This is a predicted structure of a 1384-nucleotide RNA (small-subunit ribosomal RNA) from a metagenome.
Its Rfam family is "Bacterial small subunit ribosomal RNA".

């Protein structure tokens, strides 16, 4: 739609067939035939596709859906009724199978065994079934290949074969019964760790190391174990069923469920996307097709994750705006950058056009071939392009000390911070923050994990072992690796050709395409080092066969020997016993004493005891190494020589194994003289468990046993060849010769020494190699932790072997160099020591320091090289400190501006403590007629000023010390990889790196030496003073005079030395002045100058001023003074210097005072005058007579003199009073070697005076001693250790005690992961047995998954305690080590 039967379309269920095993995910497990790679499969299989041949006849039953009940919450389950097929049966046919029976086979002959139809009017299409073939896909087997462990060394009962049977597509212990005892392992079995594998990817000159993200290929898995079903294929990601843990749903009876599929959500994490379109295309599946599905796939989203192109503007524009950064302040840097102008439009916006990915499908023609027409785009109105605006929309990040490309300020101030490595900051940080600037990169840039390089740092290319790590203690000698001449064969190894593979993809090269390029993508080719198949070559290597003498072994002769085992022996010593002689000591140390002693020691006989073997004795000898020594015998290994015989590669190393191995030491059992750990004393010491001494047991010796290390060293494995030589010794031969002899030449073997060549970082080593070169073996990979923990194996123990990491440092280390240093060494010097003479340390006091003390006691300077120093002169001042008062462009300097002028200055008044302040008087300068200007000075402002504040550890300069020590550099030139050495060592000599001589070294610089200046002698000149006056003295200048020049002697004839002579002076005459290269971060910032920091408008770290301090005193030290007295005080009284000062000054005579001093004032600008008698000690006379005195002369009183505004605090000096300590001075120091020490005075600077006994001059008197270099102390040259190098006042070890770390061990506890033996056993396959006998159901075995149960085994957590280890700016005790290290 239609009256209704029905028919059409269409959703939704169901029945059938196909698909669902593909696709996608994901790497748990898996060390395995999982992969890779070459093979086998006559031991296999197969749905869809393709090819061929044949067949499809006749019949039947029943069951989802569907209807009706029941029942569950529900998932669903259950019964009744009916029905279809390409669903499912029987039947027939049969070439294919199987099975039986006949045949020797061939092959005959029986029996089972098949099928589906649909759609269409037809044509004809798409199906069905058997068989044979392909094609493709699987399954199975197998050869080779690719992880760590040995602290994993035996493993294994279906295990290994082997008959049978069963299973399976299919061979096989794949399963089961029986039989045998096999089977794998050092070429690494078994176990234990960690792992999908590979094509490839990263690095890498390349071996190779590392890795498997996307892509492909192959394997395993799908919550975890286990199991079959269906299927052609599965033990099946989005199918069953069973256990299990977990999650969800319940009506508590029972269910559900598996994102390692697309998105997405939790969580874990440093840390990884959207719950997006689309089936357009490309592929898959189904279907005849249309079509359906399809998080495959094709696209969009998000993320700088990476690779690639592009852009963020282009050109002009200053001798260069500004701003900001630096400055030598001049200026330079960002910088043509901006700023302007002109241009352009990639990219952006807006707007317009706008592809190509479409082929295929459908209609209509047509016999096709084809033609015509339609329709179909996720992406996406996307790329593309046209047009229009406008420089418009676009630049960051890291570093700037070095490695390493890029520098300056400011801040900070071992802080806060950087560091990848060493390291960088402690006041000038290119190293930290910041800012300018500049380097590198750029839509990116840095940091942080990992790989790989470089790293010759696991060394095949391509490494080492004497001392730097690293030769086993040594030999025998298995597997093992290597191997001598010549023949032949063989062809595994090798070499040549050819084939087969080596997926695709990636990578490398050639040629080419497509996006605007380019990264991408794509297209053809070539290469692809393995594997494997064929043909050939045969020179090495192999393997066979049979030879040879040269390696190697034997025989035969000789020979050397502390080779080794046994047994005996001798003679010194020593020690005891006993006897003699003897007498008070002995021993023993650096000095002692424990000790022994009237029986000693010492001496002499005699006996015993054990160990060890003096002389000969050597770089010698022997043995594998360890090690071995009287002499003799007996037993034995080994070696060398000779000349010939024999054997015929028998060799060489040697994992494992296996034997030997000093010492101590341990077991049993003799021994026990010496000698001696432990032990006892006794010394030394701060101690002194030590070093020394006096006992003194273990032990030391023997025998059987154990043990297995050693600087077991030549720090050098073991064989074999090769490659200059002298020389010394051992051992044998031979030859010549000879009396004889190692007297010579020569071989061999052996021990040594220098040394060609060549090796090595050097140092060395060098035919006995550490040189060239082959074999085999051991060993080594930074230091410590550690030769240790654990484990195993050995031992009676003691320990031994084998042998880690955790955590920790940036070095540890070897061999030379330059220095230092040394209780190494050898030579040399010097007031260094001895030999003298005076001092200090004791006393007072004088002065400077330090403590203390102060309001302040100003600062600096601290071993020698600080302490009478700066200070060569603090009463104010100085001064810089304290208290108070002031002042603030300032006391002083500059520049400008403005105003004001006469100010100020000077002089009086007042206040004040005084600076100050007010105030009066005087009345003025230059150019000038004024005005204006300079000078000047006040005001106010502005550039400043100032600062004895800090830093000498930022500086300059300047100075001390080592030292007036002889040393300290350069160039050439040799030497060494260098650093560096040489020169400049050594021999004589010298004060001297002074010279000579000689040498790989020659030369030359600063230093010595000289040259200056004083001084001593003499000559000339000239000369004020002196003198009465020549004259000398004296002064000054000039010359001379000393050079080892002369002799003599040693000496290398030199160089120099002793000594003599003359000479004033003799070997640099004497004394100054003179101070290399350095060192000490030495002293100075306060002498002076400087970088930087700091304070500065009111309380200045500046300036003034006034008063105090700097001089304070319980004490310490340093440097001096006067003294303790008779070599002397006093007293009186005679002598003899020199240097040197002196016009705001030295000051005479003279007069006064006791005196300081005064007054005086002559004369000096100084050889003229003076200080200034020019001294004093000394000399002469007297006194004093050993005492705290006539010593000493502090300390106090009184009184006075002199400077100074001013002597109170705090000045020197006079005068008379007083009269302290003190009677030569501990430990320990310290100057001096000749006009020197001592002693004695006298001058000067500073200075108003003066604390000056200081310090720098200057004469006067005027000594002793030096054998000498051992010793203390310093320095010079060579040499020597060295573990120092801020250099012995170094460096450095253990304990202990704090803090932190990590790892082992440890009674227990706890938990993983493998497995054993047992016990129970679901689901499932499969047998048995009953019931139905089609299907199936019950029930029982057999295997077994989770499960419990038991003893272990491994692995890893935790823990109380104990021990060690490591590491930490100043902890404590001592000095073990480095030098002879203070005891090798």
């Nucleotide at each position: 739609c239609g009256c209704a039967a029905g028919g059409c379309g269409g959703a939704u269920a169901g029945u059938g067939g196909c698909a669902a095993a593909c696709g996608a995910g994901u790497u748990a497990g898996u060390a395995a035939c999982a992969c890779g790679u070459g093979g086998a499969u006559u031991a296999c299989c197969a749905g869809c596709c393709c090819c061929u041949g044949c067949c499809a006849c006749g019949g039947c039953c029943a069951u989802a859906g569907c209807u009706c009940a029941u029942u569950g919450a529900a998932a669903g389950a259950u019964g009744a009724g009916g029905u279809a097929a390409u669903a499912g049966c029987c039947g027939a046919u049969g070439g294919u199978a199987u099975c039986g029976c006949c045949g020797c086979a061939a092959g005959g002959c029986g029996a089972u065994u098949a099928a589906a139809g649909a759609c269409g009017c037809a044509a004809g299409u798409c199906g069905g079934g058997c068989a044979g073939g392909g094609a493709u896909g699987g399954g199975u087997c197998u050869g080779c290949g690719g992880c760590c462990u040995a602290u994993c060394a035996g493993c294994u009962a279906g295990u290994u074969g082997g008959u049978a049977a069963g299973g399976u597509a299919a061979a096989g212990g794949c399963u089961u019964a029986c039989c045998a005892a096999g089977g794998c392992u050092a070429u690494g079995a078994c176990g234990g760790g960690u792992a999908g594998g590979c094509g490839g990817u990263g690095u890498g000159a390349g071996a190779g190391c590392a890795u498997g993200a996307c892509c492909g290929c192959c394997g395993a898995c799908g919550a975890u174990g286990g199991g079959a079903c269906u299927g052609a294929g599965a033990c099946a990601c989005g199918g069953c069923c069973c256990a299990u843990a977990c999650u969800c749903c319940u009506a508590c009876g029972g269910g559900a469920g598996g994102c390692a599929g697309c998105a997405g959500u939790c969580g874990a994490g440093a840390a990884u996307a959207u719950u997006g379109g689309u089936c357009a295309a490309u592929g898959g599946g189904g279907g005849a097709a249309a079509c359906c599905c399809u998080g495959a796939a094709c696209c969009a989203g998000c993320g700088a994750c990476g690779u690639c192109g592009c852009g963020u503007g282009u050109u002009c524009g200053a001798a260069g705006a500004a701003g900001c950064c630096c400055u030598u302040c001049g200026g330079g840097g960002u910088g043509u950058a901006a700023a302007g102008a002109a241009c352009u439009u990639u990219u952006c916006u807006g707007g317009g056009g706008g592809g190509a990915g479409a082929a295929u499908c459908c209609g209509c023609c047509g016999c096709a071939a084809g033609g015509c027409g339609g329709a179909u785009g996720a992406c996406g109105g996307u790329a593309c392009u046209c047009c229009a605006g406008g420089a418009a929309u676009a630049a960051g990040g890291g570093g700037g000390g070095g490695c390493a490309a890029a520098c300056u300020c400011u801040g900070u101030g071992c802080c806060a911070g950087c560091a990848g490595c060493a390291g960088c900051g402690g006041u000038a940080a290119u190293a930290c923050a910041g800012a300018g600037c500049c380097c590198c990169c750029a839509a990116g840039c840095g940091u942080u994990a990992u790989c790989c390089g470089g790293a010759u740092u696991u060394a095949u290319u391509g490494g080492g072992c004497g001392u730097a790590g690293a030769g086993a203690g040594u030999c025998u000698g298995u597997a093992g690796a290597u191997g001598g001449u010549a023949u032949g064969a063989a062809a595994a190894g090798u070499c040549u050709u050819c084939g087969g593979u080596u997926a695709a993809a990636g990578c490398u090269c050639c040629a080419g395409g497509g996006c605007u390029c380019a990264a991408c993508c794509u297209u053809g080719g070539a290469a692809a080092u393995g594997c494997u198949g064929a043909a050939g070559a045969u020179a090495c290597u192999u393997u066979c066969a049979a030879a040879c003498u040269a390696g190697a072994g034997g025989g035969c002769g000789u020979u050397a020997g502390g080779g080794g085992u046994u047994g005996g022996u001798g003679g010194a010593a020593c020690g005891g016993u006993c006897g003699g002689u003897g007498u008070a000591g002995g021993g023993g140390u650096g000095a002692a004493a424990u000790c022994c002693g009237u029986u000693a020691u010492a001496u002499c006989g005699a006996c015993c005891g054990g160990a060890a073997u003096c002389c000969u004795a050597a770089a010698a000898g022997c043995g594998a190494a360890g090690g071995c020594a009287u002499c003799c015998a007996a037993c034995u290994g080994g070696a060398g020589c000779g000349a010939c015989c024999c054997u015929g590669a028998c060799a060489u190393u040697g994992a494992g194994a296996g034997a030997c191995g000093a010492a101590a030491g341990c077991g049993u059992g003799g021994g026990g003289a010496u000698c001696a750990a432990a032990a006892a004393g006794g010394a030394u010491u701060a101690g002194a468990u030590a070093c020394c001494c006096u006992u003194g047991u273990a032990g030391u010796c023997c025998a059987c046993g154990c043990u297995g290390u050693a600087a077991a060293c030549g720090a050098u494995g073991g064989a074999u060849a090769c490659u200059a030589g002298c020389u010394a010794u051992u051992u044998g031969a031979a030859g010549u010769g000879u009396c004889g002899a190692c007297c010579c030449u020569u071989c061999a073997a052996g021990u040594g020494g220098c040394g060609a060549a060549g090796c090595u970082a050097a140092c060395g080593c060098g035919u006995u190699a550490a040189g060239u070169a082959u074999c085999c073996c051991g060993c080594c990979u930074g230091g410590g932790a550690a030769g240790u923990a654990c484990g195993g194996c050995c031992g009676c123990a003691a320990g031994g072997c084998u042998a880690a990491a955790a955590c920790u440092c940036a070095a540890a280390g070897g061999a030379a160099u330059a220095g230092a240093c040394g209780g190494g060494g050898a030579u040399u010097c010097a007031c260094a020591c001895a030999a003298g003479c005076g001092g200090u340390g004791g006393a007072c006091c004088a002065u400077g320091u330090g403590g203390c003390u102060u309001a302040a006691u100003u600062c600096g300077a601290c071993a020698a090289c600080a302490a009478g120093c700066g200070a060569g002169g603090a009463a104010c001042c100085u001064u810089a400190c304290c208290a108070g008062g002031g002042c603030u462009u300032g006391a002083c300097a500059u520049u400008c501006u403005a105003g004001u002028g006469a100010a100020a200055a000077u002089c009086c008044u007042g206040a004040g403590a005084a600076a100050u302040c007010a105030g009066g008087a005087c009345c003025u300068u230059c150019u000038c007629a004024c005005a204006a200007g300079g000078a000047c000075a006040c005001u106010a402002g502005u550039u400043c000023a100032g600062g004895u504040g800090c830093u000498g550890c930022a500086u300059g300069g300047u100075u001390g010390u080592c030292g007036u020590c002889a040393g300290c550099a350069u160039g050439u030139a040799u030497c060494u990889u260098g650093a560096g050495a040489c020169g400049c060592a050594c021999g004589c000599u010298u004060a001297a790196a002074u010279g000579c001589g000689g040498u790989a070294a020659c030369a030359u610089g600063c230093g010595c030496a000289a040259c200056c200046c004083u001084u001593a002698u003499c000559g000339u000149u000239u000369g004020u003073u002196u003198u009465a006056u020549u004259u000398g003295u004296c002064a000054a200048a000039c010359g001379a005079a000393a050079c080892u020049g002369c002799c003599u002697g040693g000496g290398a004839c030199a160089a120099c030395c002793a000594g003599g002579a003359g000479g004033a002076a003799g070997g640099u005459g004497a004394g100054g002045a003179u101070g290399a290269c350095g060192c000490c971060a030495a002293a100075u910032c306060a002498g002076c100058a400087c970088g930087g920091c700091c304070c500065u408008u009111u309380g200045a770290u500046g300036c003034c001023c006034u008063g105090g301090g700097c001089c304070g005193c319980a004490c310490a030290c340093g440097u001096g003074g006067u003294a303790c007295a008779a070599u002397g005080g006093g007293g009186c009284u005679g002598a003899c210097a020199a240097u040197g000062g002196g016009a705001u000054g030295c000051a005479a005579a003279g007069c006064g005072g006791u005196a300081a001093c005064g007054c005086g004032g002559a004369g000096c600008u100084a050889a003229u005058c003076u200080c200034a008698u020019c001294a004093a000690a000394c000399g002469g006379c007297c006194u004093c007579u050993c005492a705290g005195u006539c010593c000493g002369g502090a300390u106090u009183g009184a009184g006075g003199u002199c400077u100074g505004a001013a002597a109170c605090c705090c000045g020197a000096c006079c005068u008379c009073a007083u009269g302290a300590a003190g009677c030569u001075g501990g430990a320990a120091u310290c100057g001096c070697u000749a006009g020197u020490a001592a002693u004695c005075g006298c001058c000067a600077a500073u200075c108003a005076g003066c604390u000056a006994u200081g310090u720098g001059g200057c004469g006067a008197u005027g000594a002793a001693u030096a054998c000498g270099u051992u010793c203390c102390u310093g320095a010079a040259u060579c040499u020597u250790g060295u573990a120092c190098u801020c250099a012995c006042c170094g460096c450095c070890c253990g304990u202990c005690a704090c803090a932190u770390u990590a790892g082992g061990g440890a009674a227990g506890c706890c938990g993983g992961c493998a497995a054993u033996a047992g016990u129970c056993g679901a689901a499932g396959u499969u047998c048995c047995c009953g019931c139905a006998u089609u299907a199936g159901c019950g029930g029982g075995g057999c295997c077994u998954a989770a499960g419990c149960u038991a003893a272990g085994g491994u692995c890893g957590g935790u823990a109380a305690c104990a021990a060690g280890a490591a590491u930490g700016a100043a902890g404590u005790c001592g000095u073990a080590a480095c030098a002879a290290g203070g005891c090798a």